[in-house]
Molecule: transfer RNA
Organism: Desulfobacterium sp.
RNA sequence: GGGCCCAUAGCUCAGUUGGUAGAGCCACCGGCUCAUAACCGGUCGGUCCCUGGUUCGAACCCAGGUGGGCCCA
Numbered sequence: 001g002g003g004c005c006c007a008u009a010g011c012u013c014a015g016u017u018g019g020u021a022g023a024g025c026c027a028c029c030g031g032c033u034c035a036u037a038a039c040c041g042g043u044c045g046g047u048c049c050c051u052g053g054u055u056c057g058a059a060c061c062c063a064g065g066u067g068g069g070c071c072c073a
Base pairs, nucleotide, nucleotide: 001072002071003070004069005068006067007066010025011024012023013022019056027043028042029041030040031039049065050064051063052062053061
């Protein structure tokens, strides 16, 4: 220098054909228990990496950029 892949909650990850952003874990509150763990219920938590474009509407499509990984030279 070139090619490919990844980026979504604190962590690990889903998200189908473009149509209200989700799960588990963690944290917090409650239930259960003599108590703790486990178990059960609930709550909090989002710049969907950034900028721009297309569209009535974008996490999703297009362009550029940033960061990370792999391969080639």